[in-house]
């Protein structure tokens, strides 16, 4: 330098045009317990950035940024 892939809460991830963006773990609060743990209930928190297409974009297109792999 070229090609391909990835980017969603603190972490891991689902979502392949139309819901209030779903789940697990973590955090916080409560119940329980002598205390803790486990369990149960609740709660907090998210689409890398900028454009475009569309009535409507996490999703499709372009550019950029960051990361991974391969080729030279």
């Nucleotide at each position: 330098g070229c090609u391909u892939c990835c980017a969603u809460g603190g972490u891991c991830u689902a979502g392949g045009g139309g819901a209030u963006a779903g789940g697990a773990c973590a955090g916080c609060g409560g119940c329980u317990u002598c205390c803790g743990g486990a369990g149960c209930c609740g709660u907090c928190a998210g689409c890398g950035c900028a454009g475009g297409u569309u009535c409507g974009a996490g999703u499709c297109c372009u550019g950029c940024u960051g990361g991974a792999a391969g080729c030279a």

Predicted 3D model of a 72-nucleotide RNA (transfer RNA) from Methylomirabilis sp. (SeqCode). Its Rfam family is "tRNA". Rfam classes the family as a transfer RNA. The sequence is in RNAcentral, with records from ENA.